[in-house]
RNA sequence: CAGCAUUCCUCGGGGUGGCCUGCCGGCCUGAGACAUCCGUUUUGACCGGAUGGACCCGUUGAACCUGAUCCGGUUAAUGCCGGCGUAGGGAAGGAACGUGAAGUCGCC
Numbered sequence: 001c002a003g004c005a006u007u008c009c010u011c012g013g014g015g016u017g018g019c020c021u022g023c024c025g026g027c028c029u030g031a032g033a034c035a036u037c038c039g040u041u042u043u044g045a046c047c048g049g050a051u052g053g054a055c056c057c058g059u060u061g062a063a064c065c066u067g068a069u070c071c072g073g074u075u076a077a078u079g080c081c082g083g084c085g086u087a088g089g090g091a092a093g094g095a096a097c098g099u100g101a102a103g104u105c106g107c108c
Stems, first nucleotide, its partner, number of pairs: 001103001003099002006096005011058004017028004034052006064089003070083004
C1' cells in the first nucleotide's frame, strides 16, 4: 500500500403476509405487513399499478426473487420454524477514522 471493520454523503435494490371480520377495528410473526392516488367495477370490496414514508440491503451480496400450488414440523391461520441453499438470479461510488499475520512494494 492492498485488503478488512465502523461512520458519513450521494445513488440504487427490495418486501408489504395470515386470521377474526359487513364495516370500524383487533390478534400472530417480524427490522419492516404503512399512507395517498389511479385503473377495473352500478357502488364498495377484492385485484393490478404508481408515488411517498419507515425499515432492511447493495457483489465479503440469505435484503429480496425463482424453484414453490415444493418437502417436513408447528399453528386459529400463514415462509410461523426448518429443509431446499457449497442451487440459480440479484442493486455502488466517494470520504473520514481504525486495523493491517497470511497478499504487494521499499529499506535494513
Source information: This is a predicted structure of a 108-nucleotide RNA (TPP riboswitch aptamer (THI element)) from Wenzhouxiangella sp. It matches the Rfam family "TPP riboswitch aptamer (THI element)". Rfam links the family to the GO term thiamine pyrophosphate binding. Model confidence (mean pLDDT): 78 of 100. The model forms 93% of the base pairs in the Rfam consensus. Lineage of the source: Bacteria > Pseudomonadati > Gammaproteobacteria > Wenzhouxiangellaceae > Wenzhouxiangella.